C1' cells in the first nucleotide's frame, strides 16, 4: 500500500432495526456509623464523523477517520 478487527458517559463493557441504551468502577449528596472504611439508596454522565437503505438505525450499506493484529 492491502486485509482483517474494532471506535458506546470520565473508565471498563454489554446490547440489539423500535421499548428509559443494561451493568461494574469513579465522581457527587444522602442513610448508617462516635469518626473513616466497608454497606444500602439516590444523582450525573455515552452511541468516532459524514452519507444511504428503512415508516423507524447504537445496530444493516457505503466513504472518512482513530486504534490494533497480520501481510507487504
Nucleotide at each position: 500500500g492491502c486485509g482483517c478487527c474494532g471506535g458506546u458517559g470520565g473508565u471498563c463493557c454489554a446490547g440489539u432495526g423500535g421499548c428509559u441504551a443494561a451493568g461494574a468502577c469513579a465522581u457527587u449528596g444522602g442513610c448508617c456509623u462516635u469518626c473513616c472504611a466497608a454497606g444500602c439508596c439516590a444523582a450525573c454522565g455515552a452511541c468516532c464523523c459524514g452519507g444511504g437503505u428503512u415508516c423507524g438505525a447504537u445496530u444493516c450499506c457505503c466513504g472518512g477517520u482513530c486504534g490494533g493484529c497480520g501481510c507487504a
Molecule: transfer RNA
Organism: archaeon